The part of an RNA shown here (large-subunit ribosomal RNA, domain IV) has 325 nucleotides and comes from a metagenome. The coordinates come from a structure-prediction model, not an experiment, and the mean pLDDT is 87. The RNAcentral record of the full RNA draws on SILVA.

Context: one part of a larger RNA
């Protein structure tokens, strides 16, 4: 030097991508404990304050006095706290050996088959789950506790329905035609029956055309011009074009290119983070939208505490190694 560990003046996060890491707190009694809330919580919120040993006294709880130490949950066990934001309600689950989460689930919701030999599934098929169950039950798709809400378009795709009429297979019926050749014909050719190749028309299913329904089906949800007595917007008017032109809400967002957008708040300085604007490049309503108390080894910013993370390092211990024997 390295690994594992103590301890350290002054500072206290100036250290870094990030307080990673290591401290700090720590049992147990008592006091006292806010915003907010689903009234259950939040809570061990947060802040204080006692604690060991001997005597008397009491049933005990414990009161009183008295004594040691720097110290008494004397060692070992042993929570650091607050405040905001954004995800996902929560307890669970998961990439056995590089990700534990904001991803899976999940109760709740809502759409959709399925009437029992159920639908749906495995299986040539016997047969079996479902299920010794019966629409408060099974099955499959989506969303994903709770509140308050889910707008517009069915034009394409899909899905269900349907009286006719288009088209439409195999078949059915079958005019009607090839070939052969008894016959008849002087020949040329004609041609029965039978076989034998074809084969119009007409009849005829599903499906598709057509036609109506359907968004918690799969999806979509605009342009351009003028317009108010400064200006600058534009309530407001005009045209095109769509199946309809994005409602409520949120809004530089886990989504914002230009961009470190503008203010404002924190700081002495803040590409990060809060609160707002609205010019949404490219949000939006169950691929749910907007909130939300609890919850998290999630992610982000901040404060106090407290530290060898650092300024800027220094000793100690003990091992690993090496050197010698």
């Nucleotide at each position: 030097a390295c690994c594992u560990u103590g301890u350290u003046a002054a500072g206290g996060a100036a250290c870094u991508c990030u307080g990673c890491a290591a401290u700090c707190u720590a049992g147990c009694c008592c006091c006292g404990u806010a915003a907010c809330u689903u009234c259950g919580g939040g809570a061990g919120a947060a802040g204080g304050g006692g604690u060991g040993c001997c005597a008397g006294c009491g049933c005990a709880a414990g009161c009183u006095g008295g004594u040691c130490g720097c110290a008494g949950u004397a060692a070992a066990u042993u929570g650091g706290a607050u405040c905001a934001a954004c995800c996902g309600a929560c307890u669970g689950u998961u990439u056995a050996c590089c990700a534990a989460a904001a991803a899976c689930a999940c109760a709740g919701c809502a759409u959709u088959g399925u009437g029992c030999g159920a639908a749906g599934a495995c299986g040539a098929a016997a047969g079996u789950c479902c299920a010794a169950g019966u629409a408060u039950a099974c099955g499959a798709u989506g969303u994903g506790a709770c509140a308050c809400g889910u707008g517009a378009c069915c034009a394409a795709u899909g899905c269900g329905g349907a009286a006719a009429a288009a088209u439409c297979a195999a078949g059915g019926c079958a005019a009607g035609a090839u070939g052969u050749u008894a016959g008849c014909g002087c020949a040329a050719g004609c041609a029965a029956a039978g076989c034998u190749u074809c084969g119009a028309a007409c009849c005829u299913a599903a499906g598709u055309u057509c036609c109506c329904g359907u968004g918690a089906a799969u999806g979509u949800c605009g342009g351009c011009c003028g317009u108010a007595a400064c200006a600058a917007u534009a309530a407001c008017g005009g045209u095109c074009c769509u199946a309809a032109g994005g409602u409520a809400g949120c809004g530089a967002a886990a989504u914002u290119c230009c961009u470190u957008g503008u203010c404002g708040g924190g700081c002495a300085a803040g590409u990060u983070c809060c609160g707002a604007c609205c010019u949404g490049c490219a949000c939006g309503a169950a691929u749910c939208g907007u909130g939300u108390a609890a919850c998290g080894a999630g992610u982000u910013g901040a404060c106090c505490g407290c530290u060898g993370u650092c300024u800027c390092a220094a000793c100690a211990a003990g091992g690993u190694g090496c050197u010698c024997a």